[in-house]
RNA sequence: UGCGGGAUCGUUUAAUGGUAGGACGGAGGACUUUGAAUCCUCUAAUCUAGGUUCGAUUCCUAGUCCCGCAG
Numbered sequence: 001u002g003c004g005g006g007a008u009c010g011u012u013u014a015a016u017g018g019u020a021g022g023a024c025g026g027a028g029g030a031c032u033u034u035g036a037a038u039c040c041u042c043u044a045a046u047c048u049a050g051g052u053u054c055g056a057u058u059c060c061u062a063g064u065c066c067c068g069c070a071g
Base pairs, nucleotide, nucleotide: 001070002069003068004067005066006065007064010024011023012022013021018054025043026042027041028040029039030038047063048062049061050060051059
C1' cells in the first nucleotide's frame, strides 16, 4: 500500500429492510430469623458522517479503530 473480516446495553451474544432481544452484571421487590439460592419487575446499546428507502443494526459511499492475508 492492496484485499478480506469485524465494531450492538457495563461485559458477552442474537436480530435475511418493519417494536433492537437473550444471558451475566447493577437497582428494587417477593421468599428467609439473617444470608445464599430461586422467582418477579426495572436498568442500559447499534463506531462516526453522509446517501438510498415510507422505513436502515441490516443496503451504498467516505472515515476511525481492531484482526488476518499478500507485497

Annotation: A computed fold for a 71-nucleotide RNA from Candidatus Gottesmanbacteria bacterium RIFCSPHIGHO2_02_FULL_40_13, annotated as transfer RNA. Rfam family: tRNA. Rfam describes the family as follows. Transfer RNA (tRNA) molecules are approximately 80 nucleotides in length. The sequence was found in a public genome assembly. The organism belongs to Candidatus Gottesmaniibacteriota, within Bacteria.